Predicted 3D model of a 74-nucleotide RNA (transfer RNA) from Actinocatenispora thailandica. Model confidence (mean pLDDT): 80 of 100. The sequence is in RNAcentral, with records from ENA.

RNA sequence: GCGCCCGUAGCUCAGCGGACAGAGCAUCCGGCUCCGACCCGGAAGGUCGCUGGUUCGAUCCCAGCCGGGCGCAC
Numbered sequence: 001g002c003g004c005c006c007g008u009a010g011c012u013c014a015g016c017g018g019a020c021a022g023a024g025c026a027u028c029c030g031g032c033u034c035c036g037a038c039c040c041g042g043a044a045g046g047u048c049g050c051u052g053g054u055u056c057g058a059u060c061c062c063a064g065c066c067g068g069g070c071g072c073a074c
Stems, first nucleotide, its partner, number of pairs: 001072007010025004018056001027043005049065005
């Protein structure tokens, strides 16, 4: 450089073009406990990598960039 795959919460990942974008773990608060742990309830946490395009409507489709991974023949 070319081809393919990926980029969504602090981490690991879901998410038939239409609901307020979700789960687990972590964090914080409360319950439980003599105190903790476990367990239970709750809360906070997101420019959905960036910029454009298509569409009535985009996390989702298209293009270009950026970042990461893999491959590139005897």